[in-house]
Context: one part of a larger RNA
RNA sequence: CUCUGGAGAAGGAACUCGGCAAAUUUGUACCGUAACUUCGGGAUAAGGUACGCCCUAUUAGGUUGAGACAAUUUACUUGUUAAGGCUGAACGGGUUGCAGUGAAAAGGUGGCUGCGACUGUUUAAUAAAAACACAGCACUGUGCUAACACGAAAGUGGAUGUAUACGGUGUGACGCCUGCCCGGUGCUCGAAGGUUAAAUGAUGGGGUGCAAGCUCUUGAUUGAAGCCCGAGUAAACGGCGGCCGUAACUAUAACGGUCCUAAGGUAGCGAAAUUCCUUGUCGGGUAAGUUCCGACCCGCACGAAUGGCGUAACGAUGGCCACACUGUCUCCUCUAGAGACUCA
Numbered sequence: 001c002u003c004u005g006g007a008g009a010a011g012g013a014a015c016u017c018g019g020c021a022a023a024u025u026u027g028u029a030c031c032g033u034a035a036c037u038u039c040g041g042g043a044u045a046a047g048g049u050a051c052g053c054c055c056u057a058u059u060a061g062g063u064u065g066a067g068a069c070a071a072u073u074u075a076c077u078u079g080u081u082a083a084g085g086c087u088g089a090a091c092g093g094g095u096u097g098c099a100g101u102g103a104a105a106a107g108g109u110g111g112c113u114g115c116g117a118c119u120g121u122u123u124a125a126u127a128a129a130a131a132c133a134c135a136g137c138a139c140u141g142u143g144c145u146a147a148c149a150c151g152a153a154a155g156u157g158g159a160u161g162u163a164u165a166c167g168g169u170g171u172g173a174c175g176c177c178u179g180c181c182c183g184g185u186g187c188u189c190g191a192a193g194g195u196u197a198a199a200u201g202a203u204g205g206g207g208u209g210c211a212a213g214c215u216c217u218u219g220a221u222u223g224a225a226g227c228c229c230g231a232g233u234a235a236a237c238g239g240c241g242g243c244c245g246u247a248a249c250u251a252u253a254a255c256g257g258u259c260c261u262a263a264g265g266u267a268g269c270g271a272a273a274u275u276c277c278u279u280g281u282c283g284g285g286u287a288a289g290u291u292c293c294g295a296c297c298c299g300c301a302c303g304a305a306u307g308g309c310g311u312a313a314c315g316a317u318g319g320c321c322a323c324a325c326u327g328u329c330u331c332c333u334c335u336a337g338a339g340a341c342u343c344a
Stems, first nucleotide, its partner, number of pairs: 001339008010330002014328001019325001027051005036041001038173001052095004061087004067081005072075001096100001108323007115315002120132002136171007148157003174310004179240003184237002186233005193228003199222001204217005241259005268302001269299001280296005
């Protein structure tokens, strides 16, 4: 010097990306416990007090119950009593040490907030999460030889089920809600019309033949789905404007004009896991705060099941703060063991 333990004056996060690591807390009984809440929780909330040994005490109490006695409805009956076994306090009194859950084992706590409701699942060997799943919700397909899936097929699953069933898709407990647009794309519906394949084959023409005919070609007409066309449909894929002016200070614009669109973003939220400018501005917390919390709204580029906004409980989840605690630090020191190194 390295590793693994132990102790530390004064201070106590000044360390650091960050209290990482360590320390604190820890048991049992009793007292006592807030906001909020889906009334279940939150909660071991928080915060306190007690704890050894001896006597009281082969105690009170609890439990088990041999045996005996009594009653009758004579039964694996009921009642009374009770030896013995097991268990076992409290109040009170005494006593001892620095220290009594004397060692070991055994939650640190609280506040604000993002995300995800929750328990669960995941990148075997860098990611455990806000990702996946989930109950619930919605749309859609399927009438049974079901849809769908596997399979040249037979057949099998679905299901020895039958629309309160099964498959697919999206969302994701719960609460309050889920606005406008069907022009494009998709899907569904539509006895008309247009277009359209094979097929059909009116007519005309060519070759050959004496002719009947054979053969090549022309292609009127008839002719399905699809497409065109007409509707519907957004918890289908998706989309949800610009410019100019205007109020008796100024500023702003409830209001007006105009252009475009299928329709011009409603409720709610908002510098946000989304804000470039930006460390926006104001307030709070600090002596000092690019983070954090509360507001504002000028949303570069939130927004309603690609769900919007809330939300108790939960989380080896992200951010911030406080108390307690500490060698993380000011600033290092001592100590036990193991190693490395030097010498023998």
Predicted 3D model of a 344-nucleotide part of an RNA (large-subunit ribosomal RNA, domain IV) from Methylophilales bacterium HTCC2181. The sequence was found in a public genome assembly. The source organism's lineage runs through Bacteria, Pseudomonadati, Pseudomonadota, Betaproteobacteria and Nitrosomonadales.